Predicted 3D model of a 141-nucleotide RNA (SAM riboswitch aptamer (S box leader)) from a Chlorobiales bacterium. Lineage of the source: Bacteria > Pseudomonadati > Chlorobiota > Chlorobiia > Chlorobiales. It matches the Rfam family "SAM riboswitch aptamer (S box leader)". Rfam links the family to the GO term regulation of gene expression. From the family's description: The SAM riboswitch is found upstream of a number of genes which code for proteins involved in methionine or cysteine biosynthesis in Gram-positive bacteria. It was read from a public genome assembly, where an Rfam model found it. The model forms 88% of the base pairs in the Rfam consensus.

RNA sequence: UGUUCAUCAAGAAAGGCUGAGGGAAUAGACCCGGUGAUGCCUUGACAACCGAUUCUGCUUUUUAGCGGGACACGGUGCCACAUUCUACUUUUGCGCUCUAUGCAUCUGUUUUUUUCAGAUGAAGCAGAAGAACGAUGAGUG
Numbered sequence: 001u002g003u004u005c006a007u008c009a010a011g012a013a014a015g016g017c018u019g020a021g022g023g024a025a026u027a028g029a030c031c032c033g034g035u036g037a038u039g040c041c042u043u044g045a046c047a048a049c050c051g052a053u054u055c056u057g058c059u060u061u062u063u064a065g066c067g068g069g070a071c072a073c074g075g076u077g078c079c080a081c082a083u084u085c086u087a088c089u090u091u092u093g094c095g096c097u098c099u100a101u102g103c104a105u106c107u108g109u110u111u112u113u114u115u116c117a118g119a120u121g122a123a124g125c126a127g128a129a130g131a132a133c134g135a136u137g138a139g140u141g
Stems, first nucleotide, its partner, number of pairs: 001141008013043005021032003026087004044079001046077001049075003053070007088130007103121006
């Protein structure tokens, strides 16, 4: 660095040094950050991919193969927000002249969230499934 398979809405703290950015890329949003981002180090936790140890079921390849569990010893990983959200495909609901009304903003009311009412604005808004991208582990080139 390519590729194959698997997983990804759960979970998990402090200290020291550093000193302004960070949340992968492109675009748009939204968040975190001198009450210290980021990176490195120490200790600790979370989790359970590979190895170790151990219990167990089936098979009959028996110094074995395929599963299920325990443990957390070794190798990794990881310790804000779903891979922070969206973008692509399919699909569902409400909308797209007026009224009503889904969405956004403002004002008032209300139980200071919600509810209700009024005004304004745009043509979008919300959900589901899949893919893509990315991350991690193991195998392999």